Overview
Predicted 3D model of a 109-nucleotide RNA (SAM riboswitch aptamer (S box leader)) from Lutibacter sp. Its mean pLDDT, the model's own confidence on a scale to 100, is 75. The sequence was found by an Rfam model in a public genome assembly. It matches the Rfam family "SAM riboswitch aptamer (S box leader)". Gene Ontology term of the family: regulation of gene expression.
């Protein structure tokens, strides 16, 4: 950083500095913010991608959590791209499946 491959369920919060934004970017919606955002430091916790032990030819599995990342409001907020079903009749809605875009992680450049 533009490529691959896995997830994208679930879980985890307080304290101190700071001062208006914030929910990935565009738009429209919608939720949250001075009862204090975003950022940053501490402690703390979840988790279990790398990683460790054990079994195992492997494919896995089963326990840990020292160190490397993430991560700890709802929630990836919702719609947008192409489908399916419902009602409902002419232009919106509902509900579901995909995809694409992002996020994390290894690997790769």
């Nucleotide at each position: 950083u533009a490529g691959u491959u896995a997830u994208u369920a679930a879980g985890a919060a307080a304290g101190g500095c700071a001062g208006a934004g914030g929910g990935a970017a565009u738009a429209g919606a919608c939720c949250u913010g001075u009862u204090g955002a975003a950022g940053c430091c501490u402690u703390a916790g979840c988790a279990a991608c790398c990683c460790u032990u054990u079994a195992g030819a492997a494919a896995u599995a089963a326990a840990g959590a020292a160190g490397g990342u993430g991560c700890u409001a709802c929630g990836u907020u919702c719609u947008a791209c192409c489908g399916c079903a419902a009602a409902a009749u002419u232009u919106a809605u509902u509900g579901u499946g995909g995809g694409a875009a992002g996020a994390u992680a290894a690997c790769a450049u």